The prediction has a mean pLDDT of 81. This is a predicted structure of a 74-nucleotide RNA (transfer RNA) from a Planctomycetota bacterium.
[in-house]
Formats: sequence, structure tokens, C1' cells
RNA sequence: GUGCCCGUAGCUCAGCUGGAUAGAGCGUCGGUUUCCUAAACCGAAGGUCAUGCGUUCGAAUCGCAUCGGGCAUA
Repeated sequence: GUGCCCGUAGCUCAGCUGGAUAGAGCGUCGGUUUCCUAAACCGAAGGUCAUGCGUUCGAAUCGCAUCGGGCAUA
């Protein structure tokens, strides 16, 4: 350089068959409980869905470009 795959919450990921309020587990914070802690239970915060443009009535989802990571190849 070329080809392929990936990028969604602090971490690991689901959702990718275009339409729901964008979700789960762990973690964080608050509460209940306890003498205290842990565990358990209840609740909360946390996202420009990598960035831009386009297609569409409608995009995390489709197309193109860019950026970043990985694999293969000379």
C1' cells in the first nucleotide's frame, strides 16, 4: 500500500431485519437492613451510538469519506 473485521455508559457487551423512552451485567453514588462491614433488596446518576456528509417521512442500524484499533498479505 491492498483486503477483511471492529468502534454503543467508567469496564465487558447486546441491539445492526430502518420506526419502542437506546438497553443488560459489573462498577459508582444514595437508601433499607446490621453494633460495624460484607451479602441481599430498592432507587439514582452516567451515552453528541468514533467524526462528517449523504439516502429516507424516519438512521445506533443503509451508502461514502475520514480517524482510531485488530488480522491477513507483498

The RNAcentral record of the sequence draws on ENA. It matches the Rfam family "tRNA". By type it is a transfer RNA.